Record summary
This is a predicted structure of a 155-nucleotide RNA (Lysine riboswitch aptamer) from a sheep gut metagenome. The model forms 94% of the base pairs in the Rfam consensus. The coordinates come from a structure-prediction model, not an experiment, and the mean pLDDT is 76. RNAcentral holds the sequence, with entries from MGnify.

């Protein structure tokens, strides 16, 4: 420098139910015509409320077993460019999707804030502890400390 490994509720991805939800959304009938909505402001535009009946969704996110590719596996913060969404134009602000920088995190998991989300499901981020694996010290039945650009094994 090559190779091929190892952690463990290891990490991603895909189909299928299920949930979102009898909700958005569409048709009908019937009352009402006043007042409202469409991220903000500014011009214009377009719907519209209130019952009941009838059709009846999706996108993301979950859970489980199977299969695949795999151990920075992946996830994510921040900032920048592009593309694109929020009725149309300008200006704002937000979100989504690629790329590039440049942080963080060995994994899993508990609690607490804070966002996101239809959700008491979950997910990310900070901050505290708990377990295991890994390398070094050490006072070697353990304790302390470190970070994957790391570790172990042949070549």
């Nucleotide at each position: 420098g090559a190779u091929a490994g190892a952690g463990g509720c290891g990490c991603g991805a895909u189909g299928a139910c299920a949930u979102u939800a009898g909700u958005a959304a569409c048709g009908c009938u019937a009352a009402a015509c006043a007042g409202a909505a469409c991220u903000c402001g500014g011009u214009a535009g377009u719907u519209u409320u209130u019952a009941g009946c009838g059709u009846g969704a999706a996108a993301g996110g979950g859970g489980u077993a199977a299969u695949c590719g795999c151990c920075g596996a992946a996830a994510u913060g921040a900032a920048a460019u592009a593309u694109u969404c929020u009725u149309a134009c300008c200006g704002a602000a937000g979100g989504a999707u690629a790329u590039u920088u440049u942080g963080u995190u060995g994994g899993u998991u508990u609690u607490a804030a804070a966002g996101a989300g239809a959700a008491u499901a979950u997910c990310u981020u900070u901050a505290a502890g708990a377990c295991u694996g890994u390398c070094a010290c050490u006072u070697u039945a353990a304790g302390u400390g470190g970070a994957g650009c790391g570790c172990u094994a042949u070549c």